[in-house]
């Protein structure tokens, strides 16, 4: 520096459920584990969802950007 076939130390946590906040869309915690090389962070384009439709919100586990960062190969 380049890459992500394969495995992994250590993260992370779909569906389901239990508490709780919210009108809601969804949040956060508890359980639970499908997956995840960014399933870290940011609403910046697009996309979808929601309301009390306004200079509101929701989804970063829908896609593309941007910043940081981990293993492992390769040079």
């Nucleotide at each position: 520096a380049a890459a992500g076939a394969a495995a992994a130390a250590g993260c992370u946590a779909a569906a389901u459920u239990c508490g709780u906040c919210g009108c809601g869309a969804g949040g956060c915690g508890g359980a639970g584990g499908c997956g995840g090389a960014a399933a870290a962070c940011c609403a910046c384009g697009g996309a979808u969802c929601u309301c009390a439709c306004g200079c509101a919100g929701a989804u970063g586990g829908c896609c593309g950007g941007g910043u940081u960062g981990c293993c492992u190969u390769u040079c």
Source information
c-di-GMP-I-GGC riboswitch aptamer from Thiomicrospira sp. WB1, 75 nucleotides, folded computationally. It was read from a public genome assembly, where an Rfam model found it. Of the family's consensus pairs, 95% are formed in the model.